Notes:
c-di-AMP riboswitch aptamer (ydaO/yuaA leader) from an Actinomycetota bacterium, 144 nucleotides, folded computationally. Its mean pLDDT, the model's own confidence on a scale to 100, is 75. Rfam family: c-di-AMP riboswitch aptamer (ydaO/yuaA leader). Rfam's curators write: This family represents a conserved RNA structure found upstream of the ydaO and yuaA genes in Bacillus subtilis and related genes in other bacteria. The ydaO/yuaA element is thought to act as a genetic 'off' switch for the ydaO and yuaA genes in its native state. It is believed that the element may be triggered during osmotic shock leading to activation of ydaO, a predicted amino acid transporter gene, and members of the yuaA-yubG operon which code for KtrA and KtrB K+ transporters. Lineage of the source: Bacteria > Bacillati > Actinomycetota.
RNA sequence: AGCACGACAUAGCCGAAUCUCGCCCGGGCUACCGGGCGGGAACGGGGGACCCACUCUCAUGGGGCGAACCGGACGCCAGCGUCCGGCGUGCACUUCUUAGCACGAGCCCGUCAGCUCACCUCGUAGGCGCGAAGAAGAGGGAGA
Repeated sequence: AGCACGACAUAGCCGAAUCUCGCCCGGGCUACCGGGCGGGAACGGGGGACCCACUCUCAUGGGGCGAACCGGACGCCAGCGUCCGGCGUGCACUUCUUAGCACGAGCCCGUCAGCUCACCUCGUAGGCGCGAAGAAGAGGGAGA
């Protein structure tokens, strides 16, 4: 000097998952920090009338959070996997279009729920993280 691997950490990223107050406990010289309990705000989800929708037969119970779905081909079939197409999601203020890269999982209710004013109720987690990226065009907004 180069290459590879790893650790710590950062600008920041996915997501509703943030801010704040009171009390108690612990640490601390102060400042303050952490944990527990209980509130408020904000954001997000579920249940829940009239009206509307649904209303038959067979098979299959049905439903919710989430972008996480549909079709085709192949792998002996289901399951599952791979590829292709469609569609959906994310990527440094933001919208649209195009391009590039990545993702299309997982979990829950328990025979029960269409929409839905009032009303009732639940959550505020978890994960990732540069060394080369933050693309272009047309608008918007903020700041200087």